[in-house]
RNA sequence: UGAUAGAGGCGCGUUUUUAAUAAUUAACUCUGCCGAAGCUGCCGGAGCUUAUGACACAGAGCGAAAGGUGAAGACGCCGAAGGGGUCUGUCGGCAGCAGAUCACCUGGUUGCUUGGCUAACAGCCAACCGACUGUCAUCAUGCAAUUGAUGAAGAGCUAUCG
Numbered sequence: 001u002g003a004u005a006g007a008g009g010c011g012c013g014u015u016u017u018u019a020a021u022a023a024u025u026a027a028c029u030c031u032g033c034c035g036a037a038g039c040u041g042c043c044g045g046a047g048c049u050u051a052u053g054a055c056a057c058a059g060a061g062c063g064a065a066a067g068g069u070g071a072a073g074a075c076g077c078c079g080a081a082g083g084g085g086u087c088u089g090u091c092g093g094c095a096g097c098a099g100a101u102c103a104c105c106u107g108g109u110u111g112c113u114u115g116g117c118u119a120a121c122a123g124c125c126a127a128c129c130g131a132c133u134g135u136c137a138u139c140a141u142g143c144a145a146u147u148g149a150u151g152a153a154g155a156g157c158u159a160u161c162g
Stems, first nucleotide, its partner, number of pairs: 001162006009078001011077009028061005037049004041094004081106003084102007107133005113127005135152006
């Protein structure tokens, strides 16, 4: 310095089936009432609906789905992956979604608090502070196995080959 193979555990991500939730919801239809606006994430533009009554409100009928979650599998893996920045796509701007890129941050799991997304107190994301745990280094202990303390970060660590 390169290649190959591995380890960390409630390990990571994608996907299929199914169950509940979403929901006595949204949409649609009818009736009443009101009387000019309304719809497409927000603001413009453009388009569409509307006095043959919009929107809102009330009642009745009918009545979902997506995302997310649980369970059971399958696949790909161990910077797995997540976040952030930049660029591209979408009428313009912002947001969202998707893709690409950047050695900018994060070893992993988990808990409290705060903030954001969300129907949600579930879940996801971020930050601070804890707990547990893995790797390496240093120091101490011990015959050894180990144990303890401190520190670091995955561009790391272990093994084999060159």
About this RNA
This is a predicted structure of a 162-nucleotide RNA (Lysine riboswitch aptamer) from uncultured Ruminiclostridium sp. The sequence is in RNAcentral, with records from MGnify. Its Rfam family is "Lysine riboswitch aptamer". From the family's description: Riboswitches are metabolite binding domains within certain messenger RNAs that serve as precision sensors for their corresponding targets. Allosteric rearrangement of mRNA structure is mediated by ligand binding, and this results in modulation of gene expression. This family includes riboswitches that sense lysine in a number of genes involved in lysine metabolism, including lysC. Gene Ontology term of the family: lysine biosynthetic process. Its mean pLDDT, the model's own confidence on a scale to 100, is 83. The model forms 100% of the base pairs in the Rfam consensus.